Glycine riboswitch aptamer from Pseudalkalibacillus decolorationis, 93 nucleotides, folded computationally. Rfam family: Glycine riboswitch aptamer. Gene Ontology term of the family: glycine biosynthetic process.
[in-house]
RNA sequence: AUGAGAACAAGGGGAGAGUCUACUCUAAUAUGGUAGCGCCGAAGGAGCAAGCAAGACAGCGAAUCUCUCAGGCAAGCGGACUCUUGUUUGACG
Numbered sequence: 001a002u003g004a005g006a007a008c009a010a011g012g013g014g015a016g017a018g019u020c021u022a023c024u025c026u027a028a029u030a031u032g033g034u035a036g037c038g039c040c041g042a043a044g045g046a047g048c049a050a051g052c053a054a055g056a057c058a059g060c061g062a063a064u065c066u067c068u069c070a071g072g073c074a075a076g077c078g079g080a081c082u083c084u085u086g087u088u089u090g091a092c093g
Base pairs, nucleotide, nucleotide: 005089006088007087008086009085010084011083012082013081018037020036021035022034023033024032038073039072040071044069045067046066047065051060052059
C1' cells in the first nucleotide's frame, strides 16, 4: 500500500394526517392557554412470532409490523431511512 463493515462530523434528499371548532391572552388572522371532536406514524417509547431455553412457571427474542404513551396534522422546526464528502478504526487480501 487493498479497504467490506462500524463510529463521528458536515452538506443534500426525505412521507403521512384538520391553516378543525369555541372561548381567551396578545398590537396581530401569528404564538400561547383552556375545552371538544376527527385523524397520522418515519423522533423517542411500549408489545410480540419463529427460535433459544425449559420438568413446569418464568426468561431471552426483530422490524419500516402492531399500539398510539409521547410526538405530529398550512409554512417553519422536527423527521425513521438514505446519498455524498471528510476523520477514526478495521474484516479480507